RNAcentral holds the sequence, with entries from ENA. Predicted 3D model of a 73-nucleotide RNA (transfer RNA) from Akkermansia sp. Its Rfam family is "tRNA". The family's RNA type in Rfam is transfer RNA. Lineage of the source: Bacteria > Verrucomicrobiota > Verrucomicrobiia > Verrucomicrobiales > Akkermansia. The same sequence occurs in records of 3 taxa.
[in-house]
């Protein structure tokens, strides 16, 4: 050096043939109780590593390019 995965929500992941980005826990607010603990309910929380193209529409395609990882001389 060169090849092959992997980056999405605080963390672990999902996302079909390209058509409005989710779930599980975690926090947070309520309900339960004398209190914690278990358990119910709600909301919130993402510029999808960057940077560009393609397209009416891009997590998703294609090109650069960082990061972490496997393999290889």
């Nucleotide at each position: 050096g060169c090849g092959g995965g992997a980056g999405u929500a605080g963390c672990u992941c999902a996302g079909u043939u390209g058509g409005u980005a989710g779930a599980g826990c975690a926090a947070c607010a309520c309900c339960u109780u004398g209190a914690c603990a278990u358990g119910g309910u709600g909301g919130a929380g993402g510029u999808c590593g960057u940077a560009g193209g393609u397209u009416c529409a891009a997590g998703u395609c294609c090109u650069a390019u960082c990061u972490c990882u496997c393999g290889u001389a």